This is a predicted structure of a 253-nucleotide part of an RNA (large-subunit ribosomal RNA, domain VI) from a Verrucomicrobiota bacterium. The full RNA is in RNAcentral, with records from ENA.
[in-house]
Context: one part of a larger RNA
RNA sequence: CUGAGGAGAAUUGAGGGGUUCACACCUUAGUACGAGAGGACCGGGUGUGACGGACCUCCGGUGUUCCAGUUGUCGCGUCAGCGGCACCGCUGGGUAGCUAUGUCCGGAAGAGAUAAGCGCUGAAAGCAUCUAAGCGCCAAGCUCAUCCCAAGAUUGAUUCUCCCUGAAGGGUCGUGGAAGACCACCACGUUGAUAGGCCACGGAUGCAAGCACAGCAAUGUGUUCAGUUCAGUGGUACUAAUAACCCGUUCGG
Numbered sequence: 001c002u003g004a005g006g007a008g009a010a011u012u013g014a015g016g017g018g019u020u021c022a023c024a025c026c027u028u029a030g031u032a033c034g035a036g037a038g039g040a041c042c043g044g045g046u047g048u049g050a051c052g053g054a055c056c057u058c059c060g061g062u063g064u065u066c067c068a069g070u071u072g073u074c075g076c077g078u079c080a081g082c083g084g085c086a087c088c089g090c091u092g093g094g095u096a097g098c099u100a101u102g103u104c105c106g107g108a109a110g111a112g113a114u115a116a117g118c119g120c121u122g123a124a125a126g127c128a129u130c131u132a133a134g135c136g137c138c139a140a141g142c143u144c145a146u147c148c149c150a151a152g153a154u155u156g157a158u159u160c161u162c163c164c165u166g167a168a169g170g171g172u173c174g175u176g177g178a179a180g181a182c183c184a185c186c187a188c189g190u191u192g193a194u195a196g197g198c199c200a201c202g203g204a205u206g207c208a209a210g211c212a213c214a215g216c217a218a219u220g221u222g223u224u225c226a227g228u229u230c231a232g233u234g235g236u237a238c239u240a241a242u243a244a245c246c247c248g249u250u251c252g253g
Stems, first nucleotide, its partner, number of pairs: 001152001005163007015149004021049007033038001051106005060099003066093005071086006110144003117137004164252001169247004173189005194240003197236005202230004210223005
């Protein structure tokens, strides 16, 4: 841009793609079979491995936006307390998110037509013959089934609801996002919880500063499960989503 007005939602499935794995153990059963040694088919059950998909509750990793400890040096006049730099200075932990080595799930069952093969009936050829007519069985393979995409499937499909004249509606713009290179997509724009702030809860760290006490002091104890902090959850219009403009018409070639 198209699908001949616009908006929102739900479908069909032409067609395309993915998957298709293997093993062990228990049982059937020490049964069938076999002189014995040995030792099943079929069927039922429980697991494992690799592979694949999804996810983050658990187990871990990361977490240069969180907390604490600590070395050297410089600064805030000094003490105390802080800050800068040194690979995030180093070290110990760690939320969300993202992750695998973690968790869950999958390759199940079935149908159709077949291959090699095995058959039934059966002539040519009074017999025989699975084949010539006809009819069966049978594979991890084929077609379905199963999972995903899918109407630019220009053969442009279907169903439902709603809107109407600078309108319906769309965009620019703004606040943002488990969406994202940009664009796009999704949510919201005061008739508002979209983001920030604030409040509460939850999580992290691990007991702040100041003061008091004990000690000559380093330090310890109390106040204090403190202080600080967060990407989480719920709330709350305090801040910012203001205003405006453009496109799009007149019942739709």